RNA sequence: CCACGCGGGAGAGUCCGGGUUUCGCGCCCGGCGCCGAAGGAGCAAUUCCUCCCCGGAACCUCUCAGGCACCUGAACCGCAUGGA
Numbered sequence: 001c002c003a004c005g006c007g008g009g010a011g012a013g014u015c016c017g018g019g020u021u022u023c024g025c026g027c028c029c030g031g032c033g034c035c036g037a038a039g040g041a042g043c044a045a046u047u048c049c050u051c052c053c054c055g056g057a058a059c060c061u062c063u064c065a066g067g068c069a070c071c072u073g074a075a076c077c078g079c080a081u082g083g084a
Stems, first nucleotide, its partner, number of pairs: 001083003005079004013032001015031006033068003039064001040062003046058004
């Protein structure tokens, strides 16, 4: 550094309409409004690395994707195992 197991892990409408249905849940489609911490893109701003420039990176920006009840997912952190 990589893989895997366990634990912790935020944000934002269980909005509106239609369809399906056992007419409860659930699922599908469309619309508008939002979130960012899978991934992706970008250094235009911010911050960090350097004395500066260039350059790079980011929990920074953009929301393509993803997500907006529960569940799930989730960057990141801790522990354990294996490999290089």